[in-house]
C1' cells in the first nucleotide's frame, strides 16, 4: 500500500421481534409501555331431498402450487405396468426481500421451518400467546416519471 480473516463499537437490511424499570447465579427472570398473533357472541356470510363411500382439519411465516428424474414403503396382481404415500435432486410458479421514499420497468435472491391434536368462519366484552433469529457496510452507487429536501 494491497489481500484475507477475527473481535468490538457504530450504521444499516429482512422480521411483530422495540424501549423504560427492578432484581440477577450474568445465562436471564419479572414488571410497565409499544407492536405482533390466536381463541371466543349477537349481526353477517357459509350450508340447504336421502343414502353410501373416500378424504382429517387448522394456525404462525413470503415461504403455495405443479411437473420431471431417482430411491424408499404400500396396494392392484407373480413379471412388467398403474396407483398411493414419503424423501431427495431439478426445470418452473401462487407470493415476498433487496437495488437509500413513492409507482412501472430491469436485474438479483428467497420460495424455509414449526406448532395444535380429530378443535376453530367473521367476531364486542372477555381470554391466552410471541415479542426468536439472521445479514450487510462502498456497492451494478440499475432505468424513467414524480415526491421529498436544499437552493
Nucleotide at each position: 500500500c494491497g489481500c484475507c480473516g477475527g473481535a468490538u463499537g457504530c450504521c444499516g437490511c429482512c422480521g411483530a421481534g422495540u424501549c423504560g424499570c427492578u432484581g440477577u447465579u450474568c445465562g436471564c427472570a419479572g414488571c410497565g409501555a409499544g407492536c405482533c398473533g390466536g381463541g371466543g357472541a349477537c349481526c353477517c356470510a357459509c350450508c340447504g331431498a336421502a343414502c353410501c363411500a373416500c378424504u382429517g382439519g387448522g394456525g404462525u411465516g413470503a415461504a403455495u402450487c405443479u411437473c420431471g428424474c431417482g430411491c424408499c414403503g404400500g396396494g392392484c396382481c407373480g413379471c412388467a405396468g398403474c396407483c398411493c404415500g414419503g424423501c431427495g435432486c431439478g426445470c418452473g410458479u401462487a407470493g415476498g426481500g433487496c437495488g437509500c421514499c413513492u409507482u412501472c420497468c430491469c436485474g438479483c435472491c428467497c420460495g424455509a421451518a414449526u406448532c395444535c391434536g380429530u378443535c376453530a368462519g367473521c367476531u364486542g366484552a372477555c381470554c391466552c400467546g410471541g415479542u426468536a433469529g439472521g445479514c450487510g457496510g462502498c456497492c451494478g452507487c440499475g432505468g424513467a416519471a414524480g415526491a421529498c429536501c436544499a437552493a